[in-house]
Molecule: transfer RNA
Organism: Bacillota bacterium
RNA sequence: GGGCGAUUAGCUCAGCUGGGAGAGCGUUCGGUUCGCAUCCGAAAGGUCGAGGGUUCAAAUCCCUUAUCGUCCA
Numbered sequence: 001g002g003g004c005g006a007u008u009a010g011c012u013c014a015g016c017u018g019g020g021a022g023a024g025c026g027u028u029c030g031g032u033u034c035g036c037a038u039c040c041g042a043a044a045g046g047u048c049g050a051g052g053g054u055u056c057a058a059a060u061c062c063c064u065u066a067u068c069g070u071c072c073a
Stems, first nucleotide, its partner, number of pairs: 001072007010025004019056001027043005049065005
């Protein structure tokens, strides 16, 4: 220098057939208990790495770019 893959909640990840942004764990609150744990219920938390384009509409398609991994030279 080139190819491929990854980047979404605090962590691990799903969603890529373009229309609702989600799960588990964690956090907070409530219930249960004499109390803790377990269990049950609820809530908070996200510029979907960044910028631009296409579209009525983009996490998703296209271009550029950043970081990480991997392969080739």